This is a predicted structure of an 81-nucleotide RNA (c-di-GMP-I riboswitch aptamer) from a Pirellulales bacterium. The coordinates come from a structure-prediction model, not an experiment, and the mean pLDDT is 88.

RNA sequence: CCUCGAUAAAGGCAAACCGGUCGCAAGGCCGGGACGCAAAGCCUAGGGCCGGCUUUUUUGGCCGGCAGCCUGGUUGCCGAC
Numbered sequence: 001c002c003u004c005g006a007u008a009a010a011g012g013c014a015a016a017c018c019g020g021u022c023g024c025a026a027g028g029c030c031g032g033g034a035c036g037c038a039a040a041g042c043c044u045a046g047g048g049c050c051g052g053c054u055u056u057u058u059u060g061g062c063c064g065g066c067a068g069c070c071u072g073g074u075u076g077c078c079g080a081c
Base pairs, nucleotide, nucleotide: 004079005078012037013036017032018031019030020029021028022027035068041074042073043072045071046070047069048066049065050064051063052062053061054060
């Protein structure tokens, strides 16, 4: 340095739910709260899922969202096997 992830050490993040707030919604943000997480740090590139609009229905198209759905890219703490 790369891989790997331990009944290690120091820490970190924060699900559901509740309150407030923004949004048509999905959902976001703030506070409380912890289900969990070795990247649950960051990035929508691919897939997937969710919402909105359009389309006679459908197919399809467009817009938005989920990074704690997966893959991928990138940065990072520690150092056992």